Predicted 3D model of a 79-nucleotide RNA (c-di-GMP-I riboswitch aptamer) from Mangrovibacillus cuniculi. The RNAcentral record of the sequence draws on Rfam. The coordinates come from a structure-prediction model, not an experiment, and the mean pLDDT is 82.
[in-house]
RNA sequence: AAGACAUACUGGCAAACCCAUGCGAAAGAUGGGGACGCAAAGCCACGGGCCUUCGAAAGGUGGUAGCCGGGUUGCUCAU
Repeated sequence: AAGACAUACUGGCAAACCCAUGCGAAAGAUGGGGACGCAAAGCCACGGGCCUUCGAAAGGUGGUAGCCGGGUUGCUCAU
């Protein structure tokens, strides 16, 4: 330095729910509160799934990275 894997320290993130928003068609997102949990619960919509919306259908718009896979970057005490 790199990889694998468990554990510890210092820390990190933030589910449900509540409030706000002249954001949005909606799902949802953003901010504040709040912690169910998470070793990448950092980032990316490439594949699958799911949600929303349009459509007779095929399919399209948008979302979900804390659904899974994949890509990419990164912290830490031992072995």